[in-house]
Background:
The prediction has a mean pLDDT of 86. Predicted 3D model of an 89-nucleotide RNA (c-di-GMP-I riboswitch aptamer). Of the family's consensus pairs, 95% are formed in the model. Its Rfam family is "c-di-GMP-I riboswitch aptamer". Rfam describes the family as follows. GEMM was predicted in a large-scale screen for bacterial structured RNA regulatory elements. The sequence was found by an Rfam model in a public genome assembly.
RNA sequence: UACCGAUAAGGGCAAAGCCGCCGAAAGGCGGUGACGCAAAGCUAGAGGGGCUACAGCACCAACAGGCGCUAUGCCAGCCAGCUGCCGGA
Numbered sequence: 001u002a003c004c005g006a007u008a009a010g011g012g013c014a015a016a017g018c019c020g021c022c023g024a025a026a027g028g029c030g031g032u033g034a035c036g037c038a039a040a041g042c043u044a045g046a047g048g049g050g051c052u053a054c055a056g057c058a059c060c061a062a063c064a065g066g067c068g069c070u071a072u073g074c075c076a077g078c079c080a081g082c083u084g085c086c087g088g089a
Base pairs, nucleotide, nucleotide: 003088004087005086012037013036017032018031019030020029021028022027035077041082042081043080047079048078049075050074051073056069057068059066060065
C1' cells in the first nucleotide's frame, strides 16, 4: 500500500414506529426507540439512480377543481467518489 473482518479491545452510528417542531410535498431537526451498519463518516456546484411538484407551463372544466410535464427542493441507510479507527486474530 492493497485485500480481508473475529464470539478481539475500546468505542461509534441508529431503520421502522411513536411524540414535538419545520416544510406544499418529498423530506429534515429534536426526543424516544434499535432494524441494522466496518465507513450507516463526508460529498447531492454538476457520475448514475431514486423521491417530491409549492410555483411555472400545457390540457380539461362554468366554477370548484382535475390531470400531465418540469428541480430550482430532497435522498449519502441505492450505487459511486473522497477520507478514515482497530486488528490479521